[in-house]
Molecule: transfer RNA
Organism: Lachnospiraceae bacterium
RNA sequence: GCUUUCAUAGUUAAAUGGUAUAACAGGUCACUCGUAAUGUCCAGUUGCCAGUUCAAUUCUGGCUGGAAGCU
Numbered sequence: 001g002c003u004u005u006c007a008u009a010g011u012u013a014a015a016u017g018g019u020a021u022a023a024c025a026g027g028u029c030a031c032u033c034g035u036a037a038u039g040u041c042c043a044g045u046u047g048c049c050a051g052u053u054c055a056a057u058u059c060u061g062g063c064u065g066g067a068a069g070c071u
Stems, first nucleotide, its partner, number of pairs: 001070007010024004018054001026042002029039002047063005
């Protein structure tokens, strides 16, 4: 230098156009003499800038960062 690929909650991952979900972690309440465990409920997320579309995590372009390969 070229090619491919990835970026979603604090962490690990789903969701492939129609208001983003789960597990763990966090908080509340219940249970207990108390703690742990367990159960209930809650909060929390689409890397950035544009474009297409009635509607974008999803499609397109660019930027940033990570990974792999070739030279």